[in-house]
RNA sequence: GGGGAUGUAGCUCAGUUGGGAGAGCAACAGCUUUGCAAGCUGUGGGUCGAGGGUUCAAGUCCCUUCAUCUCCA
Repeated sequence: GGGGAUGUAGCUCAGUUGGGAGAGCAACAGCUUUGCAAGCUGUGGGUCGAGGGUUCAAGUCCCUUCAUCUCCA
């Protein structure tokens, strides 16, 4: 330098047929307990790596770009 993969909540990830942004764990609050743990219920937390384009509508399609991993040279 060229090819490929990944990037979504604090962490691991789902969502790939374009229309609701979600799960588990974690955090916080409540219930339960003498107390802790466990259990149950609830709450908060995201500009979907960044910028632009297409579209009534983009995590999803297109372009550029950044980071990590990997293959080739």
The prediction has a mean pLDDT of 82.
Transfer RNA from a Coriobacteriales bacterium, 73 nucleotides, folded computationally.
It matches the Rfam family "tRNA". The family's RNA type in Rfam is transfer RNA.
Taxonomically the source falls in Coriobacteriales (Bacteria, Bacillati, Actinomycetota, Coriobacteriia).